[in-house]
RNA sequence: GAGUGAGUCGGGCGGUCGCUUCCCGAAACGGAAGAGGAAAGUCCGGGCUCCACAGGGCAGGGUGACCGCUAACGGCGGCGCGGAGCGAUCCGCGGAAAGUGGCACAGAAAAUACACCGCCCGAAAGGGUAAGGGUGAAAUGGCGGGGUAAGAGCCCACCGGCGCGCGAGCGAUCGCGCGCGCAUGCCAAACCCCACCCGAAGCAAGACCAAAUAGGAGGCUGAGCGGCCCGCUCUUAAGGCCUCGGGUAUGGUCGCAUGAGCCGGCGAGCAAUCGCCGGCCCAGAGGAAUGAUCGCCGCCCGCAAGGGCACAGAACCCGGCUUACAGACUCACUC
RNA sequence: GCCGGAGUAGCUCAGCUGGUAGAGCAGCUGAUUUGUAAUCAGCUGGUCGGGGGUUCGAUUCCCUUCUCCGGCU
Numbered sequence: 001g002a003g004u005g006a007g008u009c010g011g012g013c014g015g016u017c018g019c020u021u022c023c024c025g026a027a028a029c030g031g032a033a034g035a036g037g038a039a040a041g042u043c044c045g046g047g048c049u050c051c052a053c054a055g056g057g058c059a060g061g062g063u064g065a066c067c068g069c070u071a072a073c074g075g076c077g078g079c080g081c082g083g084a085g086c087g088a089u090c091c092g093c094g095g096a097a098a099g100u101g102g103c104a105c106a107g108a109a110a111a112u113a114c115a116c117c118g119c120c121c122g123a124a125a126g127g128g129u130a131a132g133g134g135u136g137a138a139a140u141g142g143c144g145g146g147g148u149a150a151g152a153g154c155c156c157a158c159c160g161g162c163g164c165g166c167g168a169g170c171g172a173u174c175g176c177g178c179g180c181g182c183a184u185g186c187c188a189a190a191c192c193c194c195a196c197c198c199g200a201a202g203c204a205a206g207a208c209c210a211a212a213u214a215g216g217a218g219g220c221u222g223a224g225c226g227g228c229c230c231g232c233u234c235u236u237a238a239g240g241c242c243u244c245g246g247g248u249a250u251g252g253u254c255g256c257a258u259g260a261g262c263c264g265g266c267g268a269g270c271a272a273u274c275g276c277c278g279g280c281c282c283a284g285a286g287g288a289a290u291g292a293u294c295g296c297c298g299c300c301c302g303c304a305a306g307g308g309c310a311c312a313g314a315a316c317c318c319g320g321c322u323u324a325c326a327g328a329c330u331c332a333c334u335c
Numbered sequence: 336g337c338c339g340g341a342g343u344a345g346c347u348c349a350g351c352u353g354g355u356a357g358a359g360c361a362g363c364u365g366a367u368u369u370g371u372a373a374u375c376a377g378c379u380g381g382u383c384g385g386g387g388g389u390u391c392g393a394u395u396c397c398c399u400u401c402u403c404c405g406g407c408u
Stems, first nucleotide, its partner, number of pairs: 001335009011297007019034005036311001040322002043320005048202002051199001055230004060198005066078004080093005094193002099191002101187003116133002118129004141159002144156003160182001161180008206254004216244006222234003261280008298309004336407007345360004354391001362378005384400005
């Protein structure tokens, strides 16, 4: 100098006036706390709540090498194989030898093989051939030698592939040996097969309080129960649903922040992660607070006056992923 | 906040089991008419909302993102 990976911050300090919640207080005054790494998209997973403490089958959906972490995951870590790169490092991942289907145009042929040109035999008809040409995204192992009329795994060595055995490994897989001339093109983010997972709905879930009322009329029908069936529970005349006509409201409280929580240390593990000890309490609104202004400093734009501070704003909570992000900084590694 | 649906020509919509994207209306040109409308013939017009991936090949399949619409108290 060029690059790879991981991480941190993302205006700072102070004054004044406001806003939300909590605390003390009779009140006034006062005190404490007050957006993020993504609070976002709602793409996954879980907690929580109601319906059976969620049960069996079918359908449907999802994931996909192997081993582990975790509450769980489509996340993360490690490892295996393949690919890219000089390298640090990055990217990909079940099965095409169960079946069905597709492979436009071009091309002889797009998969039970086949033969346009060419090569060879032959007088021709016809036959042999797949080395070469040509088509295409893709053409039936590759390369070299032998062989042959010309050729060809037809034969041989090496590489590749498949099968078996032995060994290493929890395993994916790897190593070695033997055998088989090779029988098996590509697509599963096509249907599908295999393995594993998933009950449904969502805080506008749900619970309680207050107010009001009519046990109204008609129709349908057991209900919980969800896409279907089974099964379970409750009910045998109540309940449920629809329509019509009315009454009272369209209010309050909880759910709602002590949690898979944060910080530090020690230990186990390659790591993700886990265990132990000590310390801390850190937004909680509900038409929805987290703002405005002044002074000094930092950075950017501008000749200057002056302007601006990346992306962006919590809504039940948490773990991830993805997307957006001016700029500044740190660590490790490679060439 | 939660849940669902749709983006294709100027407008309204087809196209779905992947193979160079169409219809109607609109626009333009010509014919017809004294002229216009209607009618007839022809033509123009497409980043298939954006980006990435799978595949030889994507409007179509997968992921991500943007915009719009609807439902739930």

This is a predicted complex of two RNAs, RNase P RNA and transfer RNA, with 408 nucleotides together. Rfam match: Bacterial RNase P class A. Rfam classes the family as a ribozyme. The coordinates come from a structure-prediction model, not an experiment, and the mean pLDDT is 80.